RNA sequence: GAUUUAUAAAGAAGGGUGGAGAGAUUAGGCUCUGCGAAACCCUGACAACCUUCCGGCUCAGACGGAAAAGGUGCCAAUACCUAACCUUCCCGGAUAGUCGGGUGGGAAAUGAUAAAUU
Numbered sequence: 001g002a003u004u005u006a007u008a009a010a011g012a013a014g015g016g017u018g019g020a021g022a023g024a025u026u027a028g029g030c031u032c033u034g035c036g037a038a039a040c041c042c043u044g045a046c047a048a049c050c051u052u053c054c055g056g057c058u059c060a061g062a063c064g065g066a067a068a069a070g071g072u073g074c075c076a077a078u079a080c081c082u083a084a085c086c087u088u089c090c091c092g093g094a095u096a097g098u099c100g101g102g103u104g105g106g107a108a109a110u111g112a113u114a115a116a117u118u
Base pairs, nucleotide, nucleotide: 001118002117003116004115005114006113007112013043014042015041016040017039021032022031023030026083027082028081029080044075046073049071050070051067052066053065054064055063079110085106086105087104089102090101091100092099
């Protein structure tokens, strides 16, 4: 790098360097930012995927609980919102046929994180 599986409307600070952008990509919005963005470093917190312990089903598992030393992750806003698909309801149009818009919902795709395999 690739593939597979799982998860996501919760949660979490301060300091230093730095000096204008950032929020994954495209587009449209919206928000944060010289009361200091991104990035890097130190300390801390949050969480619980791996890890440790216990219980439990069991062939083994699935599952539940606890811990937070270690490996990661993460510490604005639902993955900030929307987009292509399906759909309840509403509005307009069409009246052989069907289309457009709005609210809500669902399932995908894409990305992120972890683990396993390669």
The RNA shown here (SAM riboswitch aptamer (S box leader)) has 118 nucleotides and comes from a Bacteroidales bacterium. The coordinates come from a structure-prediction model, not an experiment, and the mean pLDDT is 79. Taxonomically the source falls in Bacteroidales (Bacteria, Pseudomonadati, Bacteroidota, Bacteroidia). Of the family's consensus pairs, 97% are formed in the model. Rfam family: SAM riboswitch aptamer (S box leader). Its family is annotated with regulation of gene expression in the Gene Ontology. Rfam describes the family as follows. The SAM riboswitch is found upstream of a number of genes which code for proteins involved in methionine or cysteine biosynthesis in Gram-positive bacteria. It was read from a public genome assembly, where an Rfam model found it.